[in-house]
RNA sequence: GGUACUGUGGCUUAGUUGGAAAAAGUACCAGUCUCAUAAACAGGUGAUCCUGGGUUCAAAUCCCAGCAGUGCCU
Numbered sequence: 001g002g003u004a005c006u007g008u009g010g011c012u013u014a015g016u017u018g019g020a021a022a023a024a025g026u027a028c029c030a031g032u033c034u035c036a037u038a039a040a041c042a043g044g045u046g047a048u049c050c051u052g053g054g055u056u057c058a059a060a061u062c063c064c065a066g067c068a069g070u071g072c073c074u
Stems, first nucleotide, its partner, number of pairs: 001073007010026004019057001028044002031041002050066005
């Protein structure tokens, strides 16, 4: 330099073909239980979906450019 893939709460992921409030586990916070802790149970906080543009009535999802990471080729 070329090419492919990936980017979504603190972390790990789901979200298939564009359409209702972006979902789950874990972590964190406080509660119940316990002499106490853990476990268990029930609840809460937290992501404008890597960035900027475009298409569309409507975009995490489609298109373009860029950034970051990973693999392959040279």

This is a predicted structure of a 74-nucleotide RNA (transfer RNA) from Ataeniobius toweri. Rfam family: tRNA. About the family: Transfer RNA (tRNA) molecules are approximately 80 nucleotides in length. Lineage of the source: Eukaryota > Vertebrata > Euteleosteomorpha > Cyprinodontiformes > Ataeniobius.